[in-house]
Context: one part of a larger RNA
């Protein structure tokens, strides 16, 4: 000297842009972070039309009841989404990461692009309705009540009887999918691909505003992952030997897949001083920091990987999970309780105690830009875009300008002449940045047209007014005297000041240096 997610001390105008729980992966009250489709489906209730039956009425009109249409809302079947987004670094020394390769051992909903199909039947369930107890009644059946199957609630029976793009069956099907054979092409061992003859086998749905737009088999692409290699990838030998699923076979299981991944039987192997194993430490990489560079030191914000979602386990469903706001066991903690029982998961936004030297609003809104649903208006998004708090960092701007000497007054100093503070102030013209008040409204808005949370361009008014501290002054380092104290009281980063003239402690005034900051603590080069 540089650098910071900082923190302390004094101090503080005003903006852009960033940036803010480094500790206790402890623990949370409350609200919001995933939903969407009625153009997949029966319904339930509003409203309006249209019809019908029936009752009153001369009539106009009016009541009760069916059925069809139409909008709207709403639980419920049914799709899609909820494996993304968003947090967080606990734990991983290698099942991870990074570079580079393999997959002749794989997968891939939504997207594109090609080819082929879209046929005939069934049987539940949810949604709905009943359910208990008393009177009247022969029955249908009507009235009424501690609201009414059962429970305090969580929840949850049983009985009817209904739709589908739910769910079965059956057709038909190939270039598909399995078996046996064959013939050509190639190659990297196991094969790869192309063709053929034979047996086997498997799909579907419909909507609709008639323009579409769904399905269902295949082929090919994109993407997005799996799985294998190979190379680096922190201390420590005061860890020197580890190892039985271990190492390798054969046969069967498994899986999209190749494997001791898993089982059985056989063999005795396999790491290891170029560190096995074992201890500690730590997410890793693009990056950052600093250094002339090689280095060394880091891993926050942004971007990609991976791992976790109270602790440990475990499968389901699905293209995808072994799934933070999905489900089941088990432990810890909390809550509720009518004691028999439930019920939770902020390492999501915010917020709140606790910890701490220390880290912020229970904001605003989908207008932009993205994601999910949906044909579409849309809905929904604490992802995102803005406010808002902190000088916690970079930048940028201010706090006037110019004249003005008998160099005023005051302070400090002195050899008492003077000197210094000092053009500084007054004063006298003068501007108006910000800040402040009014006005008019470009942009950000992509559009035929509508649409701004928030910012925010242009203009016009006044008025020096509202805006300077922090450190330091022996040397190293730019800046000095007087006073106080007298090895006191104190400074201090190294040297080293202070014991009666201290330029080193304390005030004073002057002076250097940096400026909305200055210093001082830590850490890194």
């Nucleotide at each position: 000297g540089a650098a910071c997610g900082a923190a302390c001390g004094c101090u503080g105008g005003c903006g852009g842009c960033g940036u803010g729980g480094c500790u206790a992966a402890g623990g949370c009250a409350u609200g919001c972070a995933a939903g969407u489709c009625g153009a997949a489906c029966g319904g339930a209730c509003a409203u309006a039309g249209c019809u019908u039956u029936u009752g009153g009425g001369u009539a106009a009109c009016u009541g009760a009841g069916g059925g069809c249409u139409a909008u709207g809302u709403c639980a419920g079947u049914g799709g899609c989404g909820a494996a993304c987004g968003g947090g967080u670094g606990a734990g991983u020394a290698a099942u991870g990461a990074a570079u580079g390769g393999g997959u002749a051992a794989c997968g891939u909903u939504c997207c594109c692009c090609g080819g082929a199909c879209u046929c005939a039947g069934g049987g539940a369930u949810a949604g709905c309705g009943g359910c208990g107890g008393g009177c009247c009644g022969c029955a249908a059946g009507g009235c009424c009540c501690u609201u009414u199957g059962c429970g305090a609630a969580a929840g949850u029976g049983u009985c009817g009887g209904u739709a589908a793009u739910a769910c079965c069956u059956g057709a038909u099907g190939a270039u598909c999918c399995c078996g046996c054979g064959u013939g050509g092409u190639c190659g990297c061992a196991u094969g790869a691909u192309c063709g053929u003859g034979c047996g086997g086998g498997c799909a579907a749905a419909g909507c609709u505003c008639c323009g579409g737009u769904g399905g269902u088999c295949u082929g090919g692409g994109a993407u997005c992952g799996g799985c294998c290699c190979a190379u680096u990838u922190c201390c420590u030998a005061u860890c020197a030997g580890c190892u039985a699923g271990u190492u390798g076979g054969u046969g069967a299981g498994g899986u999209a897949a190749c494997g001791g991944c898993u089982c059985a039987c056989c063999a005795a192997g396999g790491c290891u001083g170029c560190g096995a194993c074992g201890g500690g430490u730590a997410c890793c990489g693009g990056g950052u920091g600093u250094g002339a560079g090689a280095g060394c030191a880091u891993g926050a914000c942004c971007c990609g990987g991976c791992a976790c979602a109270u602790c440990g386990g475990a499968a389901c469903u699905g293209a995808g999970a072994c799934a933070c706001g999905g489900u089941c066991c088990g432990g810890a903690c909390a809550c509720c309780u009518a004691c028999g029982g439930g019920u939770g998961g902020c390492u999501g936004c915010a917020g709140c105690a606790a910890c701490g030297a220390a880290u912020a609003u229970u904001c605003c809104g989908c207008a932009a830009u993205g994601g999910g649903c949906g044909a579409a208006a849309g809905c929904c998004u604490g992802a995102c875009g803005g406010a808002g708090c902190g000088a916690c960092g970079c930048c940028g701007c201010g706090u006037g300008c110019a004249g003005g000497a008998u160099g005023a007054a005051g302070u400090c100093u002195u050899u008492c002449g003077g000197g210094a503070u000092g053009u500084a102030a007054a004063c006298u013209g003068c501007u108006g940045u910000c800040g402040g008040g009014g006005g008019u409204c470009a942009g950000a808005a992509a559009u035929c047209a509508c649409u701004g949370a928030u910012c925010a361009a242009c203009c016009c008014c006044a008025c020096a007014g509202g805006a300077a501290g922090c450190c330091a002054u022996g040397g190293c380092u730019a800046a000095c005297u007087c006073u106080g104290u007298g090895c006191c009281a104190g400074c201090a980063g190294c040297c080293g000041c202070g014991g009666u003239a201290a330029u080193a402690c304390a005030g004073a005034g002057a002076u250097g240096g940096c400026a909305a900051g200055c210093g001082u603590u830590g850490u890194u080069c």
This is a predicted structure of a 525-nucleotide part of an RNA (small-subunit ribosomal RNA, 5' domain) from an uncultured bacterium. The RNAcentral record of the full RNA draws on ENA and SILVA.